[in-house]
Context: one part of a larger RNA
RNA sequence: AACGAACGCUGGCGGCGUGCCUAACACAUGCAAGUCGCGCGAGAAAAUGGGGGCACUCCAUGAGUACAGCGGCGCACGGGUGAGUAACACGUAGGUAACCUGCCUUCGAGACCGGGAUAACCUUCCGAAAGGAGGGCUAAUACCGGAUGAGACCACGGGACUCUGGUCCUGCGGUCAAAGGUGGCCUCUGCAUGCAAGCUAUCACUCGAAGAUGGGCCUGCGCACCAUUAGCUAGUUGGCGAGGUAACGGCUCACCAAGGCUAAGAUGGUUAGCUGGUCUGAGAGGAUGAUCAGCCACACUGGGACUGAGACACGGCCCAGACUCCUACGGGAGGCAGCAGUGGGGAAUUUUGGACAAUGGGGGCAACCCUGAUCCAGCCAUUCCGCGUGAGUGAAGAAGGCCUUCGGGUUGUAAAGCUCUUUUGUCCGGAACGAAACGGGUAGGUCUAAUAAGCCUGCCUACUGACGGUACCGGAAGAAUAAGCACCGGCUAACUACGUGCCAGCAGCCGCGGUAAUACGUAGGGUGCGAGCGUUAAUC
Numbered sequence: 001a002a003c004g005a006a007c008g009c010u011g012g013c014g015g016c017g018u019g020c021c022u023a024a025c026a027c028a029u030g031c032a033a034g035u036c037g038c039g040c041g042a043g044a045a046a047a048u049g050g051g052g053g054c055a056c057u058c059c060a061u062g063a064g065u066a067c068a069g070c071g072g073c074g075c076a077c078g079g080g081u082g083a084g085u086a087a088c089a090c091g092u093a094g095g096u097a098a099c100c101u102g103c104c105u106u107c108g109a110g111a112c113c114g115g116g117a118u119a120a121c122c123u124u125c126c127g128a129a130a131g132g133a134g135g136g137c138u139a140a141u142a143c144c145g146g147a148u149g150a151g152a153c154c155a156c157g158g159g160a161c162u163c164u165g166g167u168c169c170u171g172c173g174g175u176c177a178a179a180g181g182u183g184g185c186c187u188c189u190g191c192a193u194g195c196a197a198g199c200u201a202u203c204a205c206u207c208g209a210a211g212a213u214g215g216g217c218c219u220g221c222g223c224a225c226c227a228u229u230a231g232c233u234a235g236u237u238g239g240c241g242a243g244g245u246a247a248c249g250g251c252u253c254a255c256c257a258a259g260g261c262u263a264a265g266a267u268g269g270u271u272a273g274c275u276g277g278u279c280u281g282a283g284a285g286g287a288u289g290a291u292c293a294g295c296c297a298c299a300c301u302g303g304g305a306c307u308g309a310g311a312c313a314c315g316g317c318c319c320a321g322a323c324u325c326c327u328a329c330g331g332g333a334g335g336c337a338g339c340a341g342u343g344g345g346g347a348a349u350u351u352u353g354g355a356c357a358a359u360g361g362g363g364g365c366a367a368c369c370c371u372g373a374u375c376c377a378g379c380c381a382u383u384c385c386g387c388g389u390g391a392g393u394g395a396a397g398a399a400g401g402c403c404u405u406c407g408g409g410u411u412g413u414a415a416a417g418c419u420c421u422u423u424u425g426u427c428c429g430g431a432a433c434g435a436a437a438c439g440g441g442u443a444g445g446u447c448u449a450a451u452a453a454g455c456c457u458g459c460c461u462a463c464u465g466a467c468g469g470u471a472c473c474g475g476a477a478g479a480a481u482a483a484g485c486a487c488c489g490g491c492u493a494a495c496u497a498c499g500u501g502c503c504a505g506c507a508g509c510c511g512c513g514g515u516a517a518u519a520c521g522u523a524g525g526g527u528g529c530g531a532g533c534g535u536u537a538a539u540c
Base pairs, nucleotide, nucleotide: 001539005536006535007534008533009532012387013386014385015384017382019379020345025343026342027341029340030339031338034073035072036071039070040069047061048060049059050058051057052056080298081297082296090222091221092220093219094218095217096216099215100214104211105210106209107208108207109206110205112146113145114144115143121136122135123134124133125132126131151176152175153174154173156171157170158169159168160167161166180203181202182201183200184199185198189196190195191194224270225269226268231261232260233259236258237257238256239255241253242252243251273295274294275293276292277288278287279286280285300321301320302319303318304317323334324333325332326331351377353376354375355374359373360371361370362369363368390420391419392418393417400411401410402409403408426476427475428474429473430472434467439461440460441459442458443457444456445455446454484529485528486527487526488525489510490509491508495524496523497522498521499520505512506511
C1' cells in the first nucleotide's frame, strides 16, 4: 500500500459496489422450463337461470372453457460450482484438400397417389402404493408404402484446373423427398346459388446450392514444484487390411515388424481450473485468479447409452453403490455445486422479499404465457466516495478538574451569554426520468385478379412502472437528532501527578518494572486519525 476479510471498542446520513474463501457436507419447504387450439381427436364440473317432477332428472349458459392425451418446438440456452485436470485444459498463432451446423438469410426445384395403426376415451383386471396388463373405438403437420427427381449421394468412366477425400463440365446404372393449417376471393376450373376440390396471401413442409452463426478435430510456441522421483512403455511405436465416426487417427480389431519417449528432465510424486485481469512496485519483477468477461470441467459416487441439428444431458433415462424417506415387507421414491432457506463445519459471509415495468431468452401468426436470467427492494460501516454532528462573537481569562517553586500555570474562546444558519433528521404538500414499442386507426407505396392478407414509409392514437408516493422540488419549527478510537521511552507526532514496588503488568524491535517508572495501572494534559479507530491473518 492493499483485502471477498475477521476480532475489540464505538457508531448519524446518503450513493456506487461486494458479501460461505471452511464441508464438491447433508438437506425440510416453496419457486427456478415451458409453450402452441393457426397440427389433432376428445371434452367436464361448480355456479346461475328455466321446465317437468315424489325421489330425482332434463334443457340453456358456464364452454368448445378447465384438466388430461397425441403431435411440434424448446428443455444442449440461461443459472451454479471449481471437485477433478500439469492436459492441446487454457492463452496465442495457424491448419481442416479430414468435418458437422436446428432456428435465421439468399437462390433454385418441388409439395402427386395411397395405406395401416395408436394414445386420449370406454371397458375388464392386477397392485398398499409407484404403477401396470388385456379387450374395443378414433384423429393428425404422428407413422408407413408408391410415384416424380431440378438436384444430391453411390459404383464404373471421360475431360479441364488443382493437388491428402478440392472445384467445374459430362456419360451410363442405381438410391433418395414432402404436410398441411389459417385468412381472403370468384379471375380460371368444378358444381353453376356462393361454395371448394379452384385461385390467392401467409405460416409451416421436402430436396438441393450458398451464406451467417455455433461447434468438432489437428499443429507450432507458452504454461507450478520435487532428481532426497532415472529410467518409462505392450495398443506400447509403425505398417497392411477391416470396422467405427460428421470427420483424420491404434479410435477399435486381426495380422506383420520392433519399435516409441528420456538429463533440452521421460516416468513417478505433490500442488493447481486456465486467461483477460487484480494487488503491489519507479520499473524489472513478485503475489494472485473473489466480483465482471472468455474458455474448460463437473452436477450424490462410478459406469452406460437413448433421443436429438446439438448431450453421453444439473432440475432426462438405465445399471451398480452409499445415504435419506414411504411400505400392506411383495416393492417403491429422491438428489439445492439454481434462488431463497435449514442443520453442520467455521474467526466469518445476507431475505424462505417484489415484478416481468425495462433488457434478454423459450414457445406462439398474434394476443399472450413462462422466465429466482434479469431489474429492483431487504440485511451487514464489508470496501470506496460524499455530507453532517453547527457558524460568528464572547476575558470576569467564571466555576470545576489537574499541576504548582503557592506567586501562579493549564484546561481555555473552550463553556456560559448574545447574534445567526437549518445541511442531516422530524412533520406537511407536490411529484418523476426510466415507456416507446408491440397493438389500433389512417395516407402513400409494394405485392396481387383483388379494395383480403402481408411488407415498407409517414401521421394520429390507446394501453403498459416492480422500484415507488421512492428520487427530486416546495414549505414549517428548532442548535435542535449525531464522536469516537488508538497512542504519548527511542524508532514515532505527543508529559506531568498519583498508585504499584522484578509484584501486578507492558512489549513490533531495543527493552521497561527490585520506592522518586515520561515504558505497568489511573487521572489531568497532549498527539494522530475520525464514523470510524486499533489488533490479527496472509500478500507486495